[in-house]
RNA sequence: CAGCCGGACCGGACGGCCGCUUCCUGCGCUCCGAUGCAGGAGGAGGAAAGUCCGAACUCCGCAGAGCAGUGUGCCGGAUAACGUCCGGGACGUCAGGUUCAAGCCUGAUGGACGGAAAGUACCACAGAAAACAAACCGCCUCAGCGGCAACGCCGAGGUAAGGGUGAAAAGGUGCGGUAAGAGCGCACCGCCGUCCCAGUAAUGGGACGGGCAGGGCAAACCCCACACGGAGCAAGACCAAAUAGGAAGGAAGGGCGCGGCUUCGGCCGCGCACACGUGCCGGCUCGGUGCGUCAAACCUUCGGGUAGGUCGCUAGAGCCUGGCAGUGAUGCCUGGCCCAGAGGAAUGGCCGUCCCGUGGCAGCAAUGCCGCGGACAAAAUUCGGCUUACAGGUCCGGCUGCCAC
RNA sequence: GGGCGGUUAGCUCAGUUGGCCAGAGCGCCUCGCUUACACCGAGGAGGUCGGGAGUUCGACCCUCUCACCGCCCACCA
Numbered sequence: 001c002a003g004c005c006g007g008a009c010c011g012g013a014c015g016g017c018c019g020c021u022u023c024c025u026g027c028g029c030u031c032c033g034a035u036g037c038a039g040g041a042g043g044a045g046g047a048a049a050g051u052c053c054g055a056a057c058u059c060c061g062c063a064g065a066g067c068a069g070u071g072u073g074c075c076g077g078a079u080a081a082c083g084u085c086c087g088g089g090a091c092g093u094c095a096g097g098u099u100c101a102a103g104c105c106u107g108a109u110g111g112a113c114g115g116a117a118a119g120u121a122c123c124a125c126a127g128a129a130a131a132c133a134a135a136c137c138g139c140c141u142c143a144g145c146g147g148c149a150a151c152g153c154c155g156a157g158g159u160a161a162g163g164g165u166g167a168a169a170a171g172g173u174g175c176g177g178u179a180a181g182a183g184c185g186c187a188c189c190g191c192c193g194u195c196c197c198a199g200u201a202a203u204g205g206g207a208c209g210g211g212c213a214g215g216g217c218a219a220a221c222c223c224c225a226c227a228c229g230g231a232g233c234a235a236g237a238c239c240a241a242a243u244a245g246g247a248a249g250g251a252a253g254g255g256c257g258c259g260g261c262u263u264c265g266g267c268c269g270c271g272c273a274c275a276c277g278u279g280c281c282g283g284c285u286c287g288g289u290g291c292g293u294c295a296a297a298c299c300u301u302c303g304g305g306u307a308g309g310u311c312g313c314u315a316g317a318g319c320c321u322g323g324c325a326g327u328g329a330u331g332c333c334u335g336g337c338c339c340a341g342a343g344g345a346a347u348g349g350c351c352g353u354c355c356c357g358u359g360g361c362a363g364c365a366a367u368g369c370c371g372c373g374g375a376c377a378a379a380a381u382u383c384g385g386c387u388u389a390c391a392g393g394u395c396c397g398g399c400u401g402c403c404a405c
Numbered sequence: 406g407g408g409c410g411g412u413u414a415g416c417u418c419a420g421u422u423g424g425c426c427a428g429a430g431c432g433c434c435u436c437g438c439u440u441a442c443a444c445c446g447a448g449g450a451g452g453u454c455g456g457g458a459g460u461u462c463g464a465c466c467c468u469c470u471c472a473c474c475g476c477c478c479a480c481c482a
Base pairs, nucleotide, nucleotide: 001401002400003399004398005397006396007395008394009393010392012354013353014352015351016350017349018348020043021042022041023040024039025038026037027036028035045376049387050386052385053384054383055382056381057232058231059230060229064286065285066284067283069228070227071226072225073224074088075087076086077085078084089113091110092109093108094107095106096105097104098103114223115222119221120220122216123215136163137162138159139158140157141156142155144153145152146151171189172188173187174186175185176184190212191210192209193208194207195206196205197204198203236311237310238309239308246302247301248300249299250298253274255272256271257270258269259268260267261266275293276292277291278290279289280288304481305480306479318337319336320335322333323332324331325330355374356373357372358371359370360369361368362367406478407477408476409475410474411473412472415431416430417429418428424462433449434448435447436446437445455471456470457469458468459467
């Protein structure tokens, strides 16, 4: 210097003219304003987006129990909360170094990273054999036959070292050993168990013992631990206006006791326990509770009316500067600031100068002239995150390559 | 603004313990039948399973993300 990766930040500037919107002040018109004019102040984003998580806020619900359901998932911390963030650990991938090799060390990087010795299911095709392992080829031994022999054919066994199949073939590497082989033996690595040490913990290290049992899949069911009531500002509160407080459908009662009336057939009222219907936190069951049981409340559907105003509605887990604590996320303290609140929805357009990128022309060069382009997208109750989109630029860090000294 | 559901052949739709599975009906093309057309019969073509990423040996199916389409939600009595 170039390229790639990661992080932080900006995401056009100034001036003029014409417009839009909210609020305030003054004036005019007016019955009153939500109207008109003038002046002043304010007027989108890093994602305002997707609505994927978490909350605030509001309403409904709130004896309880079980099942079902949903979500999260290494450890510790941060936080109002989180599936977010920070730090650490183990694992995988890549690069470099090292070892005979397996492996180990260093650096970068990635992820939804509990449990596969609780159980069930699945592992297609290929292959001899796919989870209770398995002899197709090969290797080796023995018997028989052939052959002078090497060896060949056939049969009985041994063998998981080699070949081949596959995503995966039942510890790995090396040496020894053996008829050939094999944890068969040994060393190292891995694994399992016990103990000790370090650490808050995940986990790591060491010693001793054991030849090794237990493949993958849980973003399949499942198990374990933890958490979870429902709806959402069209939530909800108030005021005003208008209409038919309309229609249809859906259901569910018998008994006992007391009192009153009686034409002695019963009728009415109250109470009791039970049954049934229905409402009560989304799904079910039990349970509890309110109302009801012959006609209302309730549920479903249809129909009618209004589509106006105020609040919620922007001072907040707020922004900026500085200091302190912490590795960090973040917290605490001091000082300063007020920064859209519209509601079919405003924040825009044109011109000039400059800026940035790019192309052409002129020029030895510096540079000048002309043309083109400057993204993604835009508040709708409000915050904290995640994800996705984004022309171009600035700074920092890492890796690789080239050049110069 | 908020809440749900869906996307498979030209059209309408199936597709479950993830594999042998990408199918049905209509439509389209070719041949036959017919003087000819239709009906009918035989055969055939046509699919990135809306896009991308991940889990897995393997994805229409499981998970995440993006895009598009459709439906519902005001108040009063």
Two RNAs folded together computationally: RNase P RNA and transfer RNA, 482 nucleotides in total. Rfam match: Bacterial RNase P class A. Rfam describes the family as follows. Ribonuclease P (RNase P) is a ubiquitous endoribonuclease, found in archaea, bacteria and eukarya as well as chloroplasts and mitochondria. The prediction has a mean pLDDT of 79.